[in-house]
Molecule: c-di-GMP-I riboswitch aptamer
Organism: Clostridium collagenovorans DSM 3089
RNA sequence: AACUAAAUAAUGCAAAGCUAGGGAAAUCUAGGGGCGCAAAGCUAUAGGGGCUAAGGUUUAAUAGAACUAUGCUAGCCAGUUGCCAAA
Numbered sequence: 001a002a003c004u005a006a007a008u009a010a011u012g013c014a015a016a017g018c019u020a021g022g023g024a025a026a027u028c029u030a031g032g033g034g035c036g037c038a039a040a041g042c043u044a045u046a047g048g049g050g051c052u053a054a055g056g057u058u059u060a061a062u063a064g065a066a067c068u069a070u071g072c073u074a075g076c077c078a079g080u081u082g083c084c085a086a087a
Base pairs, nucleotide, nucleotide: 012037013036018031019030020029021028022027035075041080042079043078047077048076049073050072051071055068056067057066058065059064
């Protein structure tokens, strides 16, 4: 230094829900909060899955419906970087 893989220590993040705000929505930001996470760090036109459908297309015609992401999700899988450290 690398691989596998426990324990320990120093740390880190922050689910649901509430309040305020943004957004068409999914959902995001901030504050309290704390379900949990060894990557719950980063990456979304550079992989897959999922969510939404403003706009667009098609269809309908007292209404609506279907498809579609360039929108969202990394705490779905994945890629990538990293802390401590035995046998």